[in-house]
This is a predicted structure of a 77-nucleotide RNA (transfer RNA) from Flavonifractor sp. An10. NCBI's taxonomy places the organism under Bacteria, Bacillati, Bacillota, Eubacteriales, Flavonifractor. The coordinates come from a structure-prediction model, not an experiment, and the mean pLDDT is 81.

RNA sequence: GGGUCUUUAGCUCAGUUGGUUAGAGCAGCCGGCUCAUAACCGGCCGGUCCACGGUUCGAGCCCGUGAAGGCCCACCA
Numbered sequence: 001g002g003g004u005c006u007u008u009a010g011c012u013c014a015g016u017u018g019g020u021u022a023g024a025g026c027a028g029c030c031g032g033c034u035c036a037u038a039a040c041c042g043g044c045c046g047g048u049c050c051a052c053g054g055u056u057c058g059a060g061c062c063c064g065u066g067a068a069g070g071c072c073c074a075c076c077a
Stems, first nucleotide, its partner, number of pairs: 001073007010026004019057001028044005050066005
């Protein structure tokens, strides 16, 4: 330098054909249960969906540019 994949909650990840208010598990907090702790059960909390721009009545989803990271290839020494 070329190709390809990924980026959504503190972490790991879903998210359908573009359409109602963006979700799950874990973590954290509160409560229940227990003599008590763990486990288990219920609830709460938590997001500028990587950035910018575009398309559209409407974008996490489509298009463009850029950024960060993974994999493969090439080049130089």
Rfam family: tRNA. It is annotated as a transfer RNA.